Model confidence (mean pLDDT): 83 of 100. A computed fold for a 329-nucleotide part of an RNA from a Candidatus Aenigmatarchaeota archaeon, annotated as large-subunit ribosomal RNA, domain IV. The full RNA is in RNAcentral, with records from ENA. Its Rfam family is "Archaeal large subunit ribosomal RNA". The family is grouped with related families in Rfam's "LSU clan". Lineage of the source: Archaea > Nanobdellati > Candidatus Aenigmatarchaeota.
Context: one part of a larger RNA
RNA sequence: GUCAGUUUAGGGAAUUCGGCAACAUUGGCCCCGUAACUUCGGGAAAAGGGGUGCCUAGCAUCCUAUUUAAGAUAGGGCUGUUAGGUCUCAGUAACAAGGGGGGUCCGACUGUUUAACAAAAACGUAGGGGAGUGCUAAUCGGAAACGAUGUGUAUACUUCCUGAGGCCUGCCCAGUGCUGGUAAGUUAACCCGGGUUUCAACUCGGUGAAGCUCCAGUAAACGGCGGCGGUAACUCUGACCGUCUUAAGGUAGCGUAAUCCCUUGCCGAUUAAUUGUCGGCCUGCAUGAAUGGCUUAACGAGAUCCCCGCUGUCCCGAACUGACGCCCG
Numbered sequence: 001g002u003c004a005g006u007u008u009a010g011g012g013a014a015u016u017c018g019g020c021a022a023c024a025u026u027g028g029c030c031c032c033g034u035a036a037c038u039u040c041g042g043g044a045a046a047a048g049g050g051g052u053g054c055c056u057a058g059c060a061u062c063c064u065a066u067u068u069a070a071g072a073u074a075g076g077g078c079u080g081u082u083a084g085g086u087c088u089c090a091g092u093a094a095c096a097a098g099g100g101g102g103g104u105c106c107g108a109c110u111g112u113u114u115a116a117c118a119a120a121a122a123c124g125u126a127g128g129g130g131a132g133u134g135c136u137a138a139u140c141g142g143a144a145a146c147g148a149u150g151u152g153u154a155u156a157c158u159u160c161c162u163g164a165g166g167c168c169u170g171c172c173c174a175g176u177g178c179u180g181g182u183a184a185g186u187u188a189a190c191c192c193g194g195g196u197u198u199c200a201a202c203u204c205g206g207u208g209a210a211g212c213u214c215c216a217g218u219a220a221a222c223g224g225c226g227g228c229g230g231u232a233a234c235u236c237u238g239a240c241c242g243u244c245u246u247a248a249g250g251u252a253g254c255g256u257a258a259u260c261c262c263u264u265g266c267c268g269a270u271u272a273a274u275u276g277u278c279g280g281c282c283u284g285c286a287u288g289a290a291u292g293g294c295u296u297a298a299c300g301a302g303a304u305c306c307c308c309g310c311u312g313u314c315c316c317g318a319a320c321u322g323a324c325g326c327c328c329g
Base pairs, nucleotide, nucleotide: 001324002323003322004321005320006319007318008317010315011314014313019310028052029051030050031049032048037042039164053086054085055084056083057082058081059080060079061077062076063075064074065073066072087091099308100307101306102305103304104303105302106300107299111123112122127162128161129160130159131158132157133156139148140147141146165295166294167293168292170225171224172223175222176221177218178217179216180215181214184213185212186211191206192205193204194203195202226244227243228242229241230240253287254284265281266280267279268278269277270276
């Protein structure tokens, strides 16, 4: 000096991207006490406060024996309780053994995952919705036989999307897709008829399915959801009007957001000071409704901000123990 530990006056996060690390704090059991919010179950061991050893005595409770039957006496046991006493700095004296609280985001929750850099907001989930399917089903495996689903039968099975609950889920079918329809157009082969002197070949015409064209439906199908100009008796703003234009022009919500470029937006709260966080505002570069929108108790080794406690993270180091390195012998 390094590694692994132990202790550390005063301060107490000043450290740092960040309390990372550190049993530093808290801790078991008993009693008291316990908020917002809430799906009334929870939240909750919330928070917070007190106690805890040993000795003596009394009472309560249970068992046994005696006398007896309300009960009394004696002995014993698990505890509970009251009073008095007693020792230590310290009584869950060792071991063992939650730090706590508040705000926001995401995901409802328990669960699952990248064996060996990712445990999550990803996957799943109950719940919601669409589509297919009447059983020799649909779907899947196989060349087939046959097999799985299933010795199940639409309250079933397959498949796709969404993802508890609460309040909701707007407009557009022009494009693409899917479903249905009409038989006007187009149209392969077979077939029928004709032509080239005959046959093959070739060629012309007729007939002609699906598909496409065509006509509808369908968005919890893929998806999409405007611009310019003017206008109210201060100003500003624009309920209102005009015009171009689309299939329809973004509704309710939410909004500087896990989405906002400008941006450290503006105002407020928090701080001595804040590119942070939270609450508002809305000019949404480029939010938005099952590609779900907003909200939500509980839950989370999730992300982020703040407060209390606590501390060698730090001021700022120091001492000790063990191991290694190095030096001397």